[in-house]
Order: sequence, then C1' cells, then structure tokens
RNA sequence: UUUGAAAAAGCCAAACCUGGAGCAAUCCAGGGACGGAAAACUACAGGGUCUCUCAGAGAUAGCCAGUUGCCAAAC
Repeated sequence: UUUGAAAAAGCCAAACCUGGAGCAAUCCAGGGACGGAAAACUACAGGGUCUCUCAGAGAUAGCCAGUUGCCAAAC
C1' cells in the first nucleotide's frame, strides 16, 4: 500500500423485554444477541430516510458518506 472476515485474543450490540426522557422520529440505563472489519468518532460539509406543536425545528453515523484506527494475509 492492497485485500479480507476463515479464526475470535479483544471490541460493539439489532429485534424484543423492563425502567426512564421526548408530542414524535428517537435517545439513556439494565437484560438480550440479529449482526458488524470500523457497528470507533463526526448530524453548525453533502446526499438519503424519518418525526413534528410543519416551513423551520428535530432524529438517524447499525443508509450512503467524511476522518482516524485494530487484527490477519500478500506485496
């Protein structure tokens, strides 16, 4: 630099359940594991999607994306 998810040392944790916040999207904590090779960080850069007390506010990074990085293999 390129490629990858076989292995799993180590990491995260969908749906669902309980409690809480919110009008809502959704978020937080605990349980839980569908999955993930960036499921780490970023929502006063861009596109998409969603919500609303709807025309300007909000949500989503586990939609694309941007930045940085672990492991393995090859060069």